[in-house]
RNA sequence: GCCGGCGUAGCUCAGCAGGCAGAGCGAGGCACUCGUAAUGCCUAGGUCGUGGGUUCAAGUCCCACCGCCGGCU
Numbered sequence: 001g002c003c004g005g006c007g008u009a010g011c012u013c014a015g016c017a018g019g020c021a022g023a024g025c026g027a028g029g030c031a032c033u034c035g036u037a038a039u040g041c042c043u044a045g046g047u048c049g050u051g052g053g054u055u056c057a058a059g060u061c062c063c064a065c066c067g068c069c070g071g072c073u
Base pairs, nucleotide, nucleotide: 001072002071003070004069005068006067007066010025011024012023013022019056027043028042029041030040031039049065050064051063052062053061
């Protein structure tokens, strides 16, 4: 230098035929218990890597850039 993959909640990741952003773990609260753990219920937490484009509408499609990983030379 070229090619490919990935970037979404604090962590691990889903969501891709474009149409309400989610799960598990973690955090906080409540219930239960003599108390704790476990368990159950509830709640908060996101500019979907950045910037542009297409579209009535973009996490999703297109372009550029940034970061990480792998391959080739």
The RNA shown here (transfer RNA) has 73 nucleotides and comes from Thermocrinis albus DSM 14484. Taxonomically the source falls in Thermocrinis albus (Bacteria, Aquificota, Aquificaceae, Thermocrinis). RNAcentral holds the sequence, with entries from ENA, GtRNAdb and Rfam. Model confidence (mean pLDDT): 83 of 100. A source record names the gene tRNA-Thr-CGT-1-1. It matches the Rfam family "tRNA". Rfam classes the family as a transfer RNA.